Overview
c-di-GMP-I riboswitch aptamer, 87 nucleotides, folded computationally. The coordinates come from a structure-prediction model, not an experiment, and the mean pLDDT is 78. Of the family's consensus pairs, 95% are formed in the model. Its Rfam family is "c-di-GMP-I riboswitch aptamer". Gene Ontology term of the family: cyclic-di-GMP binding.
RNA sequence: UAUAAGUAAAGGCAAAGCAGUCGAAAGGCUGUGACGCAAAGCUAUAGGGAUGUCCCUUCUUAGGAAGAAUGUUAGCCAGCUACAGUA
Numbered sequence: 001u002a003u004a005a006g007u008a009a010a011g012g013c014a015a016a017g018c019a020g021u022c023g024a025a026a027g028g029c030u031g032u033g034a035c036g037c038a039a040a041g042c043u044a045u046a047g048g049g050a051u052g053u054c055c056c057u058u059c060u061u062a063g064g065a066a067g068a069a070u071g072u073u074a075g076c077c078a079g080c081u082a083c084a085g086u087a
Stems, first nucleotide, its partner, number of pairs: 001087003012037002017032006035075001041080003047077002049073005056067004
C1' cells in the first nucleotide's frame, strides 16, 4: 500500500428474555443475560427499505381510513473509518 472469498482473535461488541427508567407509540437508556457479530465502530439532511402516530386536516358505516407533519431503526441495505490475519 492492497484485500474482506477463505483462514484467524490478544482484546472488543451484545439478540431474546427479565428488572428499573424515559416515551403516546415505534423505540431508547441502565443493569442482568449471550442469540449472534470481522466492522454488531461511526453516520438517520447522500440515498433506499422497514417501522410508530401524541397533535393537526379530510373522510367515515363512528370501528376506523387517508393525508400532512414528525419520530424510530446503523443487529436491513448503504456510506465513512479502523484492528488481527493474508499478500